Predicted 3D model of an 84-nucleotide RNA (c-di-GMP-I riboswitch aptamer) from a Chromatiales bacterium. Model confidence (mean pLDDT): 86 of 100. It was read from a public genome assembly, where an Rfam model found it. Rfam family: c-di-GMP-I riboswitch aptamer. About the family: GEMM was predicted in a large-scale screen for bacterial structured RNA regulatory elements. Genes associated with GEMM are involved in a diverse array of functions, including chemotaxis regulation, signal transduction, secretion and chitin. Gene Ontology term of the family: cyclic-di-GMP binding.
RNA sequence: GUUUGACAAAGGCACACCUGUCGAAAGGCAGGGUCGCAAAGCUUCCGGCCUAAAGGAUCUUCCAAGGGCAGCGGGGCUACCAAC
Numbered sequence: 001g002u003u004u005g006a007c008a009a010a011g012g013c014a015c016a017c018c019u020g021u022c023g024a025a026a027g028g029c030a031g032g033g034u035c036g037c038a039a040a041g042c043u044u045c046c047g048g049c050c051u052a053a054a055g056g057a058u059c060u061u062c063c064a065a066g067g068g069c070a071g072c073g074g075g076g077c078u079a080c081c082a083a084c
Base pairs, nucleotide, nucleotide: 003083004082005081012037013036017032018031019030020029021028022027035071041077042076043075045074046073047072048069049068050067055063056062057061
């Protein structure tokens, strides 16, 4: 420095659900929890998905992202342990 990832070791994260809280919602945050994760660390750049407030329309509804999902996939950046 590249590659690889075991039922090793040191550690890490935390789905559903519950409580509190913020939010219009999607969802976020804190605590509990532990389905899973070798980048389940960071980043919306690309695709996808969710919501639909402002705004708009032909207004029982529909459109609409400057709101979200990084634990949907890809890209970018960074990193622990071990093996070669």